[in-house]
A computed fold for a 146-nucleotide RNA from Calorimonas adulescens, annotated as glmS glucosamine-6-phosphate activated ribozyme aptamer. Model confidence (mean pLDDT): 81 of 100. The source organism's lineage runs through Bacteria, Bacillati, Bacillota, Clostridia and Calorimonas. Rfam family: glmS glucosamine-6-phosphate activated ribozyme aptamer. It is annotated as a riboswitch. Of the family's consensus pairs, 90% are formed in the model.

RNA sequence: AAAACUAAUAAAGCGCCUGGGCCUUACAUGGCUUACGAGGUCAGGGUUUAUCGAGUUAUAGGCGGGUGCCCUGCGGCAAACCACUGCCGUUAAAGGUCCGACAAAACCUGUGGAAACGCAGGCACAAACCGGGCCAGGUGGUCCAA
Numbered sequence: 001a002a003a004a005c006u007a008a009u010a011a012a013g014c015g016c017c018u019g020g021g022c023c024u025u026a027c028a029u030g031g032c033u034u035a036c037g038a039g040g041u042c043a044g045g046g047u048u049u050a051u052c053g054a055g056u057u058a059u060a061g062g063c064g065g066g067u068g069c070c071c072u073g074c075g076g077c078a079a080a081c082c083a084c085u086g087c088c089g090u091u092a093a094a095g096g097u098c099c100g101a102c103a104a105a106a107c108c109u110g111u112g113g114a115a116a117c118g119c120a121g122g123c124a125c126a127a128a129c130c131g132g133g134c135c136a137g138g139u140g141g142u143c144c145a146a
Base pairs, nucleotide, nucleotide: 014064015063016062017061019034020033021032022031023030036053037052038051042073043072044071045070046069047068074089075088076087077086078085080142081141082140083139084138095135096134097133098132099131100130107122108121109120110119111118112117
């Protein structure tokens, strides 16, 4: 370095189903289904109904997890450095306003299945985040320059 074998890992709008709904050729120790995508993770601890819209509304329920939130630390920004304060998380300015861009299910086609339903391909449309314009950022001390 290569090959073989073994084990572990893999997901995060994610996983699971003792519950619910559905299927029948099998009524059971069977099968199917139980959120449609977009967006989201500095580290540790805590916490739990953790953002946004689409939809023919079982997208109704429960459990677990979780990128949310809170605290601390670290880091960035707010004029060079330090402290505090504030806003953020390496794309490190939150907020206001105007403009712009972006999805999947749905639906159609094909395919697997006896069926419930699954998978693949193709099409329309969104909001937040995001991009652009405008508005909108400290206090004290120190150093340097004038």
RNAcentral holds the sequence, with entries from Rfam.